[in-house]
RNA sequence: AGGAGUGGUCGGGUGUCCGUCUACCUUUAUGGUAGAAGGAAAGUCCGGACUCCUCUAGGGAGGGUGGUUCCUAACAGGAACAGGUAGCAAUACCUGGAAAGUGCCACAGAAAAAACACAGCCCUGCCAAACCUGGCGGGCAAAGGUGAAAAGGCGAGGUAAGAGCUCACCAUCCACCUUGAUGAUAGGUGGAGUAAGGCAAACCCCACCCGGAGCAAGGUCAAGAAGAACCCGGCUUCCCUAGGCCGAUGGGUUCGGGUAGACCGCAUGAGUCAAAAGGCGACUUUUGACCCAGAUGAAUGGACACCUUAAAACAGAAUCCGGCUUACGAACCACUCCUAAAU
Numbered sequence: 001a002g003g004a005g006u007g008g009u010c011g012g013g014u015g016u017c018c019g020u021c022u023a024c025c026u027u028u029a030u031g032g033u034a035g036a037a038g039g040a041a042a043g044u045c046c047g048g049a050c051u052c053c054u055c056u057a058g059g060g061a062g063g064g065u066g067g068u069u070c071c072u073a074a075c076a077g078g079a080a081c082a083g084g085u086a087g088c089a090a091u092a093c094c095u096g097g098a099a100a101g102u103g104c105c106a107c108a109g110a111a112a113a114a115a116c117a118c119a120g121c122c123c124u125g126c127c128a129a130a131c132c133u134g135g136c137g138g139g140c141a142a143a144g145g146u147g148a149a150a151a152g153g154c155g156a157g158g159u160a161a162g163a164g165c166u167c168a169c170c171a172u173c174c175a176c177c178u179u180g181a182u183g184a185u186a187g188g189u190g191g192a193g194u195a196a197g198g199c200a201a202a203c204c205c206c207a208c209c210c211g212g213a214g215c216a217a218g219g220u221c222a223a224g225a226a227g228a229a230c231c232c233g234g235c236u237u238c239c240c241u242a243g244g245c246c247g248a249u250g251g252g253u254u255c256g257g258g259u260a261g262a263c264c265g266c267a268u269g270a271g272u273c274a275a276a277a278g279g280c281g282a283c284u285u286u287u288g289a290c291c292c293a294g295a296u297g298a299a300u301g302g303a304c305a306c307c308u309u310a311a312a313a314c315a316g317a318a319u320c321c322g323g324c325u326u327a328c329g330a331a332c333c334a335c336u337c338c339u340a341a342a343u
Stems, first nucleotide, its partner, number of pairs: 001339009010329001012307007020036006026029001038314001042325002045323005050214004055243007062210005067081005082095005096205002101203002103199003120140004125136004152170002155167003171194001172192007218264004227255006233246003271290008
């Protein structure tokens, strides 16, 4: 200097003038003070807090997750580690089970999950034949061919020819030991000739987890011309069983009529910031400081000037919080890897 990888910060600030909303104060005024839209407010994908539902137990359906350990209120989130794949590397991505069963694998190939041998090798057999050899029968799955993958691999022995048929090494399975937090793993020792591709984001199996509905939840006050028909049940995913509770002056379903205004919920939170201690880390504990939007046809704005590398892009709160995903500015910063050159 070039290329690449990972993470972070900002996405406006200050002043003047005018304007809007909330809270508080007072001398109630054209008053004062303080504050006011995001890093994603988006998606509504996941998890909860909170509110309500007269249910409880068992079973089934259904749904979710999937290496190990830890963090967290919890999670399909995060941290660290293990194994695998890609890459020179920094790094990135993936993760239960194919020996419970069923199913799929084009084309090629004899054959695609234990498979009846295309071509081939052999004859301890029979017939034919002068030889070469041919026919029948038997043995073989080792060499060759096809393919992503063909009855573990390589070497030696053995055999009529071959084959874990036998042996050594490797692989696989079982047991034990060491390592690692008691882990996924990694290594070692001994034994056993040992079952055999891929796909489970195919059905399925295994392990663990799961009430429902949702701020239009749920309450208070006010207002309210009108009921009718049907059923005998109903109890917040569905089905079954058992129990419990309400129940005819009752409960439920459908159609129809009326009212639909005000207030609460409503922002003090699993909150933010700082320091110390602990931890590889996510994070935890203690102490201190701070209060930083609450609208309801819907506020949080406009003008001018200056600052900075920039003020442009994506874009606007509606119960709240923790994540994930997506959109966006060739703005800025830090660290790491590779290549080339110079000192």
The RNA shown here (Bacterial RNase P class A) has 343 nucleotides and comes from a Candidatus Omnitrophota bacterium. The organism belongs to Candidatus Omnitrophota, within Bacteria. The coordinates come from a structure-prediction model, not an experiment, and the mean pLDDT is 78. The sequence was found by an Rfam model in a public genome assembly.